[in-house]
This is a predicted structure of a 74-nucleotide RNA (transfer RNA) from a Symbiobacteriaceae bacterium. Its Rfam family is "tRNA". Rfam links the family to the GO term triplet codon-amino acid adaptor activity. By type it is a transfer RNA. Model confidence (mean pLDDT): 80 of 100.

């Protein structure tokens, strides 16, 4: 130096063909329940969707450039 995947809650991830509100699982807080904890129940906080321009009436989503992370070439 090329190539391909990826980047979304605190953590693993979904999220179709661009449209009505960005989501699950676990984790966190609260309250119940316990002699106490833990599981259980029930309720609740957390996301400018890596940055950045651009395309559209509308971008997590289509394109451009950069930064990260992983592979494989050379």
């Nucleotide at each position: 130096g090329g190539g391909c995947g990826g980047u979304u809650a605190g953590c693993u991830c979904a999220g179709c063909u661009g449209g009505u509100u960005a989501g699950a699982g676990c984790a966190c807080c609260u309250g119940u329940u316990u002699u106490a904890c833990a599981c259980g129940c029930a309720g609740g906080g957390g996301g400018u969707c890596g940055a950045u321009g651009g395309u559209u009436c509308g971008a997590a989503u289509c394109c451009g450039u950069c930064a990260c992370c992983g592979c494989c070439c050379a």